This is a predicted structure of a 75-nucleotide RNA (transfer RNA) from a Verrucomicrobiales bacterium. The prediction has a mean pLDDT of 81.

């Protein structure tokens, strides 16, 4: 430099272009001699950035930046 995959909640992942969601985790309560286990409830979001497209975009386009794999290059 080329080709892929990914980037959404603290973390690990979801979401036929049509209300952003789950398990962890946190935080309240209940249970328990304790610690930790279990049960309820709940809190959390600039869906990587900037534009296009469109009633309507996490999602199609594009140009970028971060991260994984692979090719090439390597006088």
């Nucleotide at each position: 430099g080329c080709c892929u995959c990914g980037g959404u909640a603290g973390c690990u992942c979801a979401a036929u272009g049509g209300c952003a969601g789950a398990g962890c985790a946190g935080u309240u309560g209940a249970c328990u001699c304790u610690u930790a286990a279990u049960c309820a409830a709940u809190u959390g979001g600039u869906u990587c950035u900037a534009g296009g497209u469109u009633c309507a975009a996490g999602u199609c386009c594009u140009a970028g930046c971060c991260g994984g794999g692979g090719c090439a290059c390597c006088a």